[in-house]
RNA sequence: GGACCCGUGGCUUAGCUCGGUUAAAGCACCACGCUGAUAACGUGGAGAUCGGCGGUUCAAAUCCGCCCGGGUCCA
Repeated sequence: GGACCCGUGGCUUAGCUCGGUUAAAGCACCACGCUGAUAACGUGGAGAUCGGCGGUUCAAAUCCGCCCGGGUCCA
């Protein structure tokens, strides 16, 4: 230098192929209940505008372009 894959709450992932109402789940976190207390369990809550910018579209996590970061391979 070239090709391909990945990037979504604090962590791990789903959703992307086929664009469509409020982006879902587990763990963790906070409050309350329960308990002598802790854990477990139950109820409720906060938390990601989807790596960044731009484009297409009525509408983009999803499609297109460039860039950034990580990985694999080729040179």